[in-house]
RNA sequence: GCCACUUUAGCUCAGUCGGUAGAGCAGCGCAUUCGUAACGCGCAGGUCGGGAGUCCGAGUCUCCCAAGUGGCU
Numbered sequence: 001g002c003c004a005c006u007u008u009a010g011c012u013c014a015g016u017c018g019g020u021a022g023a024g025c026a027g028c029g030c031a032u033u034c035g036u037a038a039c040g041c042g043c044a045g046g047u048c049g050g051g052a053g054u055c056c057g058a059g060u061c062u063c064c065c066a067a068g069u070g071g072c073u
Stems, first nucleotide, its partner, number of pairs: 001072007010025004019056001027043004049065005
């Protein structure tokens, strides 16, 4: 220098054919227990790496930029 992939909650990851985003763990509360852990119930937590475009509407499609991983040279 070139190619491919990844970027979504604190962490690990889903999200189908474009229709206003979810799970597990972690956190908080309640219940249970003599008490703790575990189990159970509930709550909170995001405008999806940044920008622009297309569209009635973008996490999803297009372009540019950034970061990371792998490969080639």
A computed fold for a 73-nucleotide RNA from a Bacteroidales bacterium, annotated as transfer RNA. Its Rfam family is "tRNA". Rfam classes the family as a transfer RNA. Lineage of the source: Bacteria > Pseudomonadati > Bacteroidota > Bacteroidia > Bacteroidales.